This is a predicted structure of a 1389-nucleotide RNA (small-subunit ribosomal RNA) from Trichopus zeylanicus subsp. travancoricus.
Its Rfam family is "Bacterial small subunit ribosomal RNA".
RNA sequence: AGAGUUUGAUCCUGGCUCAGGAUGAACGUUGGCGGCAUGCUUAACACAUGCAAGUCGGACAGGAAGUGGUGUUUCCAGUGGUGGAUGGGUGAGUAACACAUAAGAACCUACCCUUGGGAGGUGAACAACAACUAGAAAUGGUUUCUAAUACCCCAUAGGCUAAGGACCAAAAGGAGGAAUCCGCCCAAGGAGGGGCUUGCAUCUGAUUAGCUAGUUGGUGAGGCAAUAGCUUACCAAGGCGAUGAUCAGUAGCUGGUCCAAGAGGAUGAUCGGCCACAUUGGGACUGAGACAUGGCCUAGACUCUUAUGGGAGGCAGCAGUGGGGAAUUUGCCACAAUGGGCGAAAGCAUGACCGAGCAAUGCCGCAUGGAGGUAGAAGGCCUACGGGUCAUGAACUUCUUUUCUCAAAGAAGAAGCAAUGACAGUAUCUAAGGAACAAACAUUGGCUAACUCUGUGCCAGUAGGCGUGGUAAGAUAGAGGAUGCAAGCAUUAUCUAGAAUGAUUGGCUGUAAAGCAUCUAUAGGUGGCUUUUCAAGUCCGCCGUCAAAUCCUAGGGCUUAACCCUGGAUAGGCAGUGGAAACUACCAAGCUGGAGUAUGGUAGGGGCAGAGGGAAUUUCCGGUGGAGCGGUGAAAUGCAUAGAGAUCGGAAAGAACACCAAUGGUGAAAGCACUCUGCUGGGCUGACACUGACACUAAGAGACAAAAGCUAGGGGAGCAAAUGGGAUUAGAUACCCCAGUAGUCUUAGCCAUAAACGAUGGAUACUAGGCACUAUGCAUAUUGACCCAUGCAGUGCUGUAGCUAACGCAUUAAGUAUCCCACCUGGGGAGUACGUCUACAAGAAUGAAACUCAAAGGAAUUGACGGGGGCCUACACAAGUGGUGGAGCAUGUGGUUUAAUUCAAUGCAAAGUGAAGAACCUUACUAGGGCUUGACAUGCCAUGAAUCCUCUUGAAAGAGAGGGGUGCCCUCGAGAAUACGAACACAGGUGGUGCAUGGUUGUCGUCAGCUCGUGUCGUAAGGUGUUGGGUUAAGUCCCACAAUGAGUGCAACCCUCGUGUUUAGUUGCCACCAUUGAGUUUGGAACCUGAAUAGAUUGCCGAUGAUAAGCCGGAGGAAGGUGAGGAUGAUGUCAAGUCAUCAUGCUCCUUAUGCACUGGGUGACACACGUGCUACAAUGGGCGGGACAAGGCCCAGAAUCACUAGUAAUCGCCAGUCAGCCAUAUGGUGGUGAAUUCAUUCCCGGGCCUUGUACAAACUGCCCAUCACACUAUGGGUGCUGGCCAUGCCUGAAGUUGUUACCUUAACCAAAAGGAGGGGGAUGCCGAAGGUGGGGCUAGUGACUGGAGUGAAGUUGUAACAAGGUAGCAAUACUGGAAGGUGCAGCUG
Repeated sequence: AGAGUUUGAUCCUGGCUCAGGAUGAACGUUGGCGGCAUGCUUAACACAUGCAAGUCGGACAGGAAGUGGUGUUUCCAGUGGUGGAUGGGUGAGUAACACAUAAGAACCUACCCUUGGGAGGUGAACAACAACUAGAAAUGGUUUCUAAUACCCCAUAGGCUAAGGACCAAAAGGAGGAAUCCGCCCAAGGAGGGGCUUGCAUCUGAUUAGCUAGUUGGUGAGGCAAUAGCUUACCAAGGCGAUGAUCAGUAGCUGGUCCAAGAGGAUGAUCGGCCACAUUGGGACUGAGACAUGGCCUAGACUCUUAUGGGAGGCAGCAGUGGGGAAUUUGCCACAAUGGGCGAAAGCAUGACCGAGCAAUGCCGCAUGGAGGUAGAAGGCCUACGGGUCAUGAACUUCUUUUCUCAAAGAAGAAGCAAUGACAGUAUCUAAGGAACAAACAUUGGCUAACUCUGUGCCAGUAGGCGUGGUAAGAUAGAGGAUGCAAGCAUUAUCUAGAAUGAUUGGCUGUAAAGCAUCUAUAGGUGGCUUUUCAAGUCCGCCGUCAAAUCCUAGGGCUUAACCCUGGAUAGGCAGUGGAAACUACCAAGCUGGAGUAUGGUAGGGGCAGAGGGAAUUUCCGGUGGAGCGGUGAAAUGCAUAGAGAUCGGAAAGAACACCAAUGGUGAAAGCACUCUGCUGGGCUGACACUGACACUAAGAGACAAAAGCUAGGGGAGCAAAUGGGAUUAGAUACCCCAGUAGUCUUAGCCAUAAACGAUGGAUACUAGGCACUAUGCAUAUUGACCCAUGCAGUGCUGUAGCUAACGCAUUAAGUAUCCCACCUGGGGAGUACGUCUACAAGAAUGAAACUCAAAGGAAUUGACGGGGGCCUACACAAGUGGUGGAGCAUGUGGUUUAAUUCAAUGCAAAGUGAAGAACCUUACUAGGGCUUGACAUGCCAUGAAUCCUCUUGAAAGAGAGGGGUGCCCUCGAGAAUACGAACACAGGUGGUGCAUGGUUGUCGUCAGCUCGUGUCGUAAGGUGUUGGGUUAAGUCCCACAAUGAGUGCAACCCUCGUGUUUAGUUGCCACCAUUGAGUUUGGAACCUGAAUAGAUUGCCGAUGAUAAGCCGGAGGAAGGUGAGGAUGAUGUCAAGUCAUCAUGCUCCUUAUGCACUGGGUGACACACGUGCUACAAUGGGCGGGACAAGGCCCAGAAUCACUAGUAAUCGCCAGUCAGCCAUAUGGUGGUGAAUUCAUUCCCGGGCCUUGUACAAACUGCCCAUCACACUAUGGGUGCUGGCCAUGCCUGAAGUUGUUACCUUAACCAAAAGGAGGGGGAUGCCGAAGGUGGGGCUAGUGACUGGAGUGAAGUUGUAACAAGGUAGCAAUACUGGAAGGUGCAGCUG
């Protein structure tokens, strides 16, 4: 740091997936040791049992133990003091001053420290105890007694003041022989702790927009440690909120932790700080501190107990139990250390803590041996059978002992003289023993390191995504090998990174997702030039703080590391303070360039209203006229003798305004066009007067907004959704035709959307040019117009730099920058559902999720295709000739039949094909009777030479029996050849797979194409060359050209035929001259035959063409433009044909799927198709004649075939195969011997260029919608069931507080009654839970129902992609089984 995945390939956009790290983890498998950590993330679910907070007898009375007794000693319920507000646990609640950070003022503080004072005098009780007594218990009641460091009063200090006076406090002792020590009270200060206030900061939702009555503020009073609506009475009407109040959901916060280069994202276990809670609520008491819970009261739920009257309880302390869960430990040891509580102390208690146990849960360290050793061992696996590999290895030899076993020694942790160690006989150390006790897991198609064999056969399975598996699987399972990691390794889950897929750093918006339809303008954001002020932002220095731990860093300690200890430090935040003054803001003063005002001109379908006009259309009236008109691809419906259409004249109506007209003008956009008039908005331009930044943008808001549509009133000529009819069609709810209603027009009002598009928001500045148009100014010239130069505003084309994925944009930017707004974040679901808002309605605005896919998409490339275009070609059509298709027969095929009818070939490119010849054989098929080392090959052994002859049996194969014979060679063992026999290796297979193959063949096609090197263009796929202009049979040739060359095809070279010459004439030939019965013999070499050679190359002439290539015509020539025919078949396509010619991998059969034999079959026969033969007759048949030859007319459905000259047609002949032949076939050969070609419009095939494409299996493509079936999630739904929240009313526990002579009362006063004060009861306010009522939010469920998605090869059509066969799309309206159709105004994608 990237990689895989959309395509035939490419670039881009964009999602999905992977590689890294991490965890309080879990699961699978495996497991040696040690150190250090960590261990209920779920049910704040319920808890049995034990322990977790006591202590002080030196505060007090008293009791008990002990002793014979006293003293001493020890223990203790109770009163009293202090501590149970710490420690320990948990995270339910809480979106808040709860936490974090930084400040602040109106406060309190036990124990501790410092300082200054003080402790004088009295008094009255209450527990315990004792007696009686209630109760099941818990727990009490009454009476009597008593102490204190328990309680009360007075005095004293000090304070207040209006200067008279009034009011208010305190104290405690104990120990000791004593010195003295420990306490007590008051005041002040400190430290530490706590309460309160404030700035800033802290998750999501606007489908939560308004909230708030003690609410905001004031005054008085109350209250608190203290401020305060904290509480209350009155007064005022405030307070909060788009910088997100309120509401809803979720959540303890933080130091930190994990990831990341960082910014940042996620998280809040262990350790530390703060907060909150303690079964669920409410409440206060005590106290320095609590609204406390291992304290109290009360209400609810639950559990236990009971004598049914009543009582008791609270593990979210440590262990532990049940439950829940994928999942989390011992009912351990000790107070030895550290810490806190009490105590004068000894000491006591301490599940805090220290330790041990369990768990690979994590991090770290160590080991499972080291060295030598090749007969390259056995064995496994693979193999090309040679070998390779496991194997640098095992055995074997030698060494070591971390670990292990056993034994001896044995700590530190202990402080302060001694004593005191849970851990622990642990760590450590020494000796002995012996390689001894110790390796797994995952992966192995690419990503991603590592490959083979076997099994399986779209099955079983695998899978992170892509994908794999249908008989040769590197992807499944096993094996061997290899790779990775290692006491672990894989998987799963979660976080983060990669992801620049939320972009501050650091993205975009013409066509991929994305610019609001347009404008005005508020808040907000941003803002010209110059000079001041100030110091808010900004920058610099210093100070405080951000606890410790962590991180980083320098050292140190455990053998090392993890771990631990000591020290140090950066950046950053907040607050304070001192400075700087450029920039931003503020203050003040100016400026004119931005902006605006006034003024002179100017163009214009800019807007609103009114008036006028002609052409056309339709209707009506009248005239002429007399048969059709109209409409279409062709028709029909329709109109017309009741007079249409046509034509002439007249009248009426409504709508729209030809030419001018444009690449033009104008408006913010939508939009705007006959002419004239009135009113009115904006732009541009000139001179240059004035204001002096007045500006830009614009969330919410407002205005305007095509067409369709809606409401009401008019109007209605033409056109025309719907509708009716006629056609077309398989159908035709369409396209075409005839009619036709809403509507289209107008007035008033709604609607608010379009492909409202430049698919491009607005503003400003800058950055090459060239050409054209519109408006206007200036200069020059002119009578004037035109022209030319130049400025400004607008509108277009082209193009450089630059940008862009490309296409393209390019001073009218999609370039370079700044400012502001809007919008996007994979496809589908879906612009849907719900909610809200809006509308008369139709609808509009806002706008999800579940689920599902791995793509969807943009631009460009190469092909292929098009009922796209252009050019060209071919017996392709046309023009002709003859056939097939109808009949009979022959033959092949399908089908059927059969014991078998062997197999292959199946559109063109199978079908008189393999088969150039099935009675047996062939023969592969079938029935029957047979053989099993075999009919055939090689090897080994044994016997016999071999060949031959006869008999029995059998359908034959075969089986059985008998006879004859003794060879060749020899080293005398044997060998060669051959036959028979036995066992084994093996033979054999026309069995399967042509989709495992070789070879070979067909076809497009004898079509003219197919490619490469170098260069060059493009990010790339690719392009160029190979295109263009001519020409050719031809990518044949010429010219041009970012191409230049080359290869393979074409052509030529080869064969046959056609002409001549030369040569040679035998076994061949015979024209001429002789000759014979006869080319028989002389002879001949003309014909003919063989060989060699010549000839044709557009060479010559003319026209044409570009002076080219070529083409046309002509001459000569046997032959003329490839002379005719043949052989020759490019790159490739069709998984085309052939395993049955042959060869061959794999696989299958082996007394049979092999081999030999006999009979049968391949020849069957309702039928269908192909290829042929012969005919259908007078052009003939028969007969006769004739040497041959010639003439005119007619002939077969839909459909279809061949052929362009010695061709078609027609007529014989021959050959192969072959015993013969089903041959009418096939292949040759000669005889006779035509017709037609205007031409390329059309059909089929092909080539080149171009265009469109949603196709690439390439149009036999792709693909849309309804319907039917299955499954999935989801909306609505009369309702039903819960939960939460606030609220009205009722009831009102405990309790604080207020009231109350109802009752009661030790301290003080008074000393008589009584009073002050206290307690109880009653009662008022508040008040939890509960009851009841309506409301809001939310969850689940629900008959039925709506659409959506996904599924195997279902049904109906064919809407889209090509002009997709009616161009498409989108807004709107109507309509139809469905895609869809039509109308209206738009767009070009």
RNAcentral holds the sequence, with entries from SILVA. Taxonomically the source falls in Trichopus zeylanicus (Eukaryota, Viridiplantae, Streptophyta, Liliopsida).